[in-house]
Context: one part of a larger RNA
Order: sequence, then structure tokens, then C1' cells
RNA sequence: UGACGACAGCCCGCACAAGCAGCGGAGCAUGUGGCAUAAUUCGACGCAACGCGAAGAACCUUACUAAGGCUUGACAUAUACCGGACUUCCAUGGAGACAUGGUCCCCCUUGUGGUCGGUAUACAGGUGGUGCAUGGUUGUCGUCAGCUCGUGUCGUGAGAUGUUGGUUAAGUCCCGCAACGAGCGAACCCUUGUUCUGUGUUGCCAGCAUGCCCUUCGGGGUGAUGGGGACUCACAGGAGACUGCCGGGGUCAACUCGGAGGAAGGUGUGGACGACGUCAAAUCAUCAUGCCCCUUAUGUCUUGGGCUGCACACGUGCUACAAUGGUCGGUACACAGGGCUGCGAUGCCGCGAGGCGGAGCGAAUCCCAGAGAGCCGGCCUCAGUUCGGAUUGGGGUCUGCAACUCGACCCCAUGAAGUUGGAGUUGCUAGUAAUCGCAGAUCAGCAUGCUGCGGUGAAUCGUUCCCGGGCCUUGUACA
Repeated sequence: UGACGACAGCCCGCACAAGCAGCGGAGCAUGUGGCAUAAUUCGACGCAACGCGAAGAACCUUACUAAGGCUUGACAUAUACCGGACUUCCAUGGAGACAUGGUCCCCCUUGUGGUCGGUAUACAGGUGGUGCAUGGUUGUCGUCAGCUCGUGUCGUGAGAUGUUGGUUAAGUCCCGCAACGAGCGAACCCUUGUUCUGUGUUGCCAGCAUGCCCUUCGGGGUGAUGGGGACUCACAGGAGACUGCCGGGGUCAACUCGGAGGAAGGUGUGGACGACGUCAAAUCAUCAUGCCCCUUAUGUCUUGGGCUGCACACGUGCUACAAUGGUCGGUACACAGGGCUGCGAUGCCGCGAGGCGGAGCGAAUCCCAGAGAGCCGGCCUCAGUUCGGAUUGGGGUCUGCAACUCGACCCCAUGAAGUUGGAGUUGCUAGUAAUCGCAGAUCAGCAUGCUGCGGUGAAUCGUUCCCGGGCCUUGUACA
């Protein structure tokens, strides 16, 4: 100087407490371990592995396995020689890759050409090893407030000072001071919330006029038309919040407590952004790369199988156990997205998944698109039930060469466990938790996962203790 302490002090954080909803029990989905297997490819392992890489394993993917093939090779560059087009197409054999035979006979600048095939040589190739040889990227402490430097001063030196005290979300600011300055971090950025100005098409429709539809003849609906720019909205540019104002406290400081005005008040909300470093943290399987290894195979092509196996154990979820509910009928209101190998309306057929058909739309225009919880009525009346939907049988639809291993969905039938879950444990402080649906990426097809979006919308608020962290102080047989 650090690190550590069942040393002391101060402070912070869903850390605890106060609350709400869960997990741990059931069924299923998914990941992992284990066990089996020809193979069940590989990686990830406390927090920080386990709905993770994988934003989507039927073939492909695919790296694994069995069998069948190839050896200048599936892919690249170069040289030499040979050939004639090559690509293609047809036949036979085959699971296919492929093998055998036939067909085809190019262009012009006629050559040492392009292109393709063969032979030969350099070489290709490797998801083989090493993340403890590496680059790059990432996680984590932690969005914690720290980490340092120049000059000066002090100390023999390691080093100290600056960086202490008050205050703040903050090494934020203020005061003090042998220090004076500076850098990386914090803040400054984007978004959303209010308002003003400008511009109005594909957006909007208050007032004026028109068309169409309904009508109880009072009126109502429809932006459809002329038109309008009021309003909503979109886009662009400004304004606004700064402890600015008032009062109390405070070193007449920084700041803090209360109040006014205000759409918003003390960082207004959310996001992006992650200092010096730690963990020989993760990744040689994104990529790149040193060294080592394979080279008729650890390369490469193909068909089938596997990654989906199942006495079991764990993680993460979904659905429930019901009446704040289930079911039937009617009825209302979003946001954000996607669309040409695409989204696909009106209409018709089917109980339905879906089919026929094809208007419109490269989209503020058309479509996906029905939001659902909600509201208004009917039934159910506490039961393993009109709860719950696993499992199984039968019949279908769609995608796709192909749904047996191994897809999703629909209909009929079947109707398992489950009556709120031990010890323990997780998330969350406001438009949050909880709950409800919608969209997107991946994608032929496949979502309870992931990433977003809006609708409804709570409860509780203190710092004694547990955990983690920051600063100061003290002890040390540790470095």
C1' cells in the first nucleotide's frame, strides 16, 4: 500500500422489513444431469450453465452413426500436355451418390483464346486439438462512483499528499487545505409527457352544400362527393423546468424541507451509453489466427437412422385445481408491426381445420384484422362437477419429393392427475406487480420460448437485523 476481521462509525441497493403474485405438490412443454444407445454431434456448470449458443433438428440444416462411393478432390489459384464443344437430354443398373452406353459438335479477333472434361504437379480441405499460445467479441462485479496523470511538496524507501470535511443519484457541488491543474468515468444524447408556428395527402370532417341508406318523419348513419384547415393525427422548427420565485434550516456556502404557479418539480418518465480493472471467466463450433495433428482420410458425396431414446433427479415455463368462476347469445373499445416466390377482401362450399375464387394493395390509401379481458342477459349451485383437460381410439385438413420413426391444426368419442402444495425459495416501489389479448423475427410447415405492443389496473413504505456494495477509522502472525 492492499486484502481480511463474529473492530467501530456513516451511507446506499426489492438487501431485509411491510405488502402483492408466485415457484417447491399435479399434468404437460422445454433445457440439463444420469442411464441406456451403432449414434443419441459439440459447447455452456455457483451468483454470471440449465425455454442458454439454437430468431424455429421430418430430408436439408448436421458437425454424430450404419452402409455404399470418390481421391488434385464438394470449393480456390497456377502451370504443362491431351481432347472436343460444354451445359444438357435419353436408356440400363442402383437406396441414391454414381457407373456404363448413346445423343449433342460452340463463339469469334482462327489462337499459346474463352469455356468444359481428362492426365500430372504445386496444393486444396478439416465444426480435428489447444480459449492455459492469441486477436476480436461477450458475461460479471456495476450504471457501482470510482480509476489515474503532470508539476510541486513530504518521506532513506515502498509510498503519501492531491482524492480529507459538509452535501449529492454521482470524485455532484461547496468550503477548507502543500498543493495547483488535468484526463477516463458521472452529467451533457435520444424518446415520451404540455404548448406555439408552418405544411395538409393516402390523414381529419366542426361548420356549408350534395349523393346514398335507415326512419317513429322529429331525425340518425355513411368523408362517399364538392369543399374546408377548425379539430385529431403526421412531419419539421421553436417555447417550456433552471431550485427560477416565496418561507424555514444551513458556515449570509453547496444544499435541504415546505409552499405557490405549472402539463410536468427538484435526474419529470423510459432507453442507449458500461471508467481503470477482476474472474488464466466464456468462445479455436460466427470469424480470424500461432503451434500440433489427419492427407485413398480426422477430407468429401450419398441413402437411411440419430440429435425427439427413458426406472430416475434438477432448472425454467404453460394449464389448472374453480363461482371475483365455467358456458351460451348479444354488444363496445387499442397500440405497435408485417405484406409481391407476398398480404389476400366481398361472395360461395364445409360443423370445423380449411377449400373454390380472385377485388384491392409494393401500401397514413388495400389486406393480415375477429382484439381479449370488459359490458348486457340466460343456464350451472359447490360436486372431482357444465371445474380440469392429460391420455387413448376413429375420421379428416394443410405445408412439403416425403409427416412411420418425428409436424401443426380440426371434428367425434374417451375424460387421468389435480380440492392452493413440506422444508425452503423467487419477482416486483406505479401506469409498476398482477391480469388480458395483439404483432414481429426465425420460418415451406411448426412457439407454452424470445423480442415488442397496447387494454384493465392494485397493495405497502421503515432501516433493528440477513446479503451485497461505497467512504472513513482501527487491528493483523496474510501478500
Model confidence (mean pLDDT): 80 of 100. A computed fold for a 479-nucleotide part of an RNA from Kitasatospora sp. SBSK-430, annotated as small-subunit ribosomal RNA, 3' major domain. It matches the Rfam family "Bacterial small subunit ribosomal RNA".